Predicted 3D model of RNase P RNA and transfer RNA as a complex of 452 nucleotides.
RNA sequence: UGGGAGGCGAGUGCGGAUCGCGGCCGGUUUCGUGCCGGUCGAGGAAAGUCCGAGCUCCACAGGGCAGGGUGCCGGCUAACGGCCGGGCGUCGCAAGGCGACGGAAAGUGCAGCAGAGAGCAGACCGCCGAUGGCCCUCUCAGGAGGGCACAGGCAAGGGUGAAACGGUGGUGUAAGAGACCACCGCACCGCCGGUAACGGAGGUGGCACGGCAAACCCCACCCGGAGCAAGGCCGAAUAGGGGACGAGGCGUGGCCCGCGCCAUGGGCUUUUCGGCCCACAGUCCCGGGUAGGCCGCAUGAGGCCGCGGGCAACCGCGGUCCCAGAGAAAUGAUCCGCCCCCGCAAGGGGACAGAACUCGGCUUAUUCCGCCUCCUUGCAU
RNA sequence: GGGGCCAUGGUGAAGAGGGAUCACGUCGGCUUUGCAAGCCGAAAUCCCGGGUUCGACUCCCGGUGGCUCCA
Numbered sequence: 001u002g003g004g005a006g007g008c009g010a011g012u013g014c015g016g017a018u019c020g021c022g023g024c025c026g027g028u029u030u031c032g033u034g035c036c037g038g039u040c041g042a043g044g045a046a047a048g049u050c051c052g053a054g055c056u057c058c059a060c061a062g063g064g065c066a067g068g069g070u071g072c073c074g075g076c077u078a079a080c081g082g083c084c085g086g087g088c089g090u091c092g093c094a095a096g097g098c099g100a101c102g103g104a105a106a107g108u109g110c111a112g113c114a115g116a117g118a119g120c121a122g123a124c125c126g127c128c129g130a131u132g133g134c135c136c137u138c139u140c141a142g143g144a145g146g147g148c149a150c151a152g153g154c155a156a157g158g159g160u161g162a163a164a165c166g167g168u169g170g171u172g173u174a175a176g177a178g179a180c181c182a183c184c185g186c187a188c189c190g191c192c193g194g195u196a197a198c199g200g201a202g203g204u205g206g207c208a209c210g211g212c213a214a215a216c217c218c219c220a221c222c223c224g225g226a227g228c229a230a231g232g233c234c235g236a237a238u239a240g241g242g243g244a245c246g247a248g249g250c251g252u253g254g255c256c257c258g259c260g261c262c263a264u265g266g267g268c269u270u271u272u273c274g275g276c277c278c279a280c281a282g283u284c285c286c287g288g289g290u291a292g293g294c295c296g297c298a299u300g301a302g303g304c305c306g307c308g309g310g311c312a313a314c315c316g317c318g319g320u321c322c323c324a325g326a327g328a329a330a331u332g333a334u335c336c337g338c339c340c341c342c343g344c345a346a347g348g349g350g351a352c353a354g355a356a357c358u359c360g361g362c363u364u365a366u367u368c369c370g371c372c373u374c375c376u377u378g379c380a381u
Numbered sequence: 382g383g384g385g386c387c388a389u390g391g392u393g394a395a396g397a398g399g400g401a402u403c404a405c406g407u408c409g410g411c412u413u414u415g416c417a418a419g420c421c422g423a424a425a426u427c428c429c430g431g432g433u434u435c436g437a438c439u440c441c442c443g444g445u446g447g448c449u450c451c452a
Base pairs, nucleotide, nucleotide: 002376003375004374005373006372007371008370009369013338014337015336016335017334018333019332021041022040023039024038025037026036027035028034043352047363048362050361051360052359053358054357055227056226057225058224067223068222069221070220071219072086073085074084075083076082087101088099089098090097091096102218103217107216108215109212110211124158125157126154127153128152131151132150133148134147135146136145137144138143166184167183168182169181170180171179185207186205187204188203189202191200192199193198231295232294233293234292241286242285243284244283245282248262249261250260251259252258253257264279265278266277267276268275269274302321303320304319305318306317307316308315309314339350340349341348342347382451383450384449385448386447387446388445391405392404393403394402399435407423408422409421410420411419428444429443430442431441432440
C1' cells in the first nucleotide's frame, strides 16, 4: 500500500427569513372563545408483533393429561427463545465468523435411482487353488509335478452410491481377513486438572454399537386466559324500571294489566232529550345503563456524569436532569446561504421510515459517512 | 389492538420427503375441401431468501403479498 475482521458513533445537518400545527405555563378577558408571550414537540429502528415482562380484569385446593416452547456448561437479568464468559464442532493463513450443540446400546419408522449387496448385508468384475473333485505327465509303489475352476475359500483391489459394517502401515496367508502387531479412532475403567461443559495422560478390550429426532418419539426444564377498546370513578337529556303521596265504582279474565259499562271533569254541537271527542292524572324520591367527562397516562426495572466491584454481561453508591403525548391523532411547508455526492455546466440527489399503555430483547428495512482496535497467505520498499 | 388461513403452467385445483399431476384455455402439428369434434406435442424459478437432509413443492427460520375473523 492492497485486501480483510470486529466494535462504536451520528443518522436532511448548520445559520437565517416567512407562513402554519399540537400540549403545557403565564398575561388579557366574568367565563368560554379569541389575542399576546414563553416553553416542549418522533426513531434507531417508533416497523414486524417474533419472544419476555410490568400493569389490569377473569378463572383457580393440589396434582396430572392434552397442547405449545426451550435444549453443551457457568453466569447476568424482573423475565426471556436475550446478553456475557467458557467448552466442543466447523470455516478461514490469521484477526475472527458460524453452529436448533440433549438422547440413535427405550421403542416405531425412513433411505428413490444406481448397485452383487442399504442394516445384525453382500459377491458383479476380481484374487486363490490350501481342502475335496476331474484331466495330463513322471514313478514299482508311497508319492511328486502341471492344468481346469466343478464344489469351495476370500473380501485386498476395481465398480455403484450421499452412505458399503473402523483407518494407515506391517506381520501373516493359497489368497485374504483385528487373525496378529504398532499408531490413530472407538468403548469401558479408575486417576489428574476444571464449579461444570470438557480436557490430559494411563490401563484394559479387540471392533461390538453406521446415518436421519428442523420423522414420530424419549428425557429435563418452562408455560392458566385475555388484553389499555384492559380496567376504575363520575354521569345527563329522552325512554323505560322501583317506591311514596295521591287518584271513583262495578263486571270479567287468577294478579299486574287489558277490555267493557256507569260515574266525575273538560271541550264541541244542540231549544231540549241527546250525540261526539278528550282526560281520569300529577308531584317527589331511588337505582341501573347509554351519550359524555375524568383517571389509568408518562418519574420510569428512566437518561447522563463520576467513583467502586466484576474478564464481561451486569451490579452498588453518590450527584444531576425531567425528556412528545392525546381526540382518529400535532410534530409541517416555502425560500436563501453553507455542507456531502454525481455532473464541464445547467441541474439533479441526501436513505429507511413515522409515536398511540409502558418497558427489556430479537428480527427486518436503510443513506452519505466518521472514528477506534486488530489480522494479513500476498505484492512493493 | 389482537388472532387465523393461503400462495403450484394463463385460470381453477391435486400432490405433503424421492419421476411436478389433472381439467379448461393458449400455441403448433396431424386429420378435413374448410370449420368443429378427435389425436399428438409445447410452455412452471412450485411467492422470495436462508437452513436441516444424500435429496425439499413438502420440514424449520426470516421476509413479501393476499384473504378472513374478533373487539